RNAcentral holds the sequence, with entries from ENA. A computed fold for a 71-nucleotide RNA from a bacterium, annotated as transfer RNA. Rfam family: tRNA.

[in-house]
RNA sequence: CGGGGUAUAGUACAACGGUAGUAUGCACGAUUCGGGUUCGUGUGAUCUCGGUUCGAUUCCGGGUACCCCGA
Numbered sequence: 001c002g003g004g005g006u007a008u009a010g011u012a013c014a015a016c017g018g019u020a021g022u023a024u025g026c027a028c029g030a031u032u033c034g035g036g037u038u039c040g041u042g043u044g045a046u047c048u049c050g051g052u053u054c055g056a057u058u059c060c061g062g063g064u065a066c067c068c069c070g071a
Base pairs, nucleotide, nucleotide: 001070002069003068004067005066006065007064010024011023012022013021018054025043026042027041028040029039030038047063048062049061050060051059
């Protein structure tokens, strides 16, 4: 320098263009003499800037970061 891939709760991952979920974590409650376990409730996220669309995590373009291949 060229090509490809990834970017979503604190963490690890899902998500046909139509209300962004799961596990774990955290907070509270129940269970216990207490702790742990278990159960219930709650909390919290789409890398960034544009475009297409009635509607974008999803499709398109630019940028940023990281990974892989080539030179």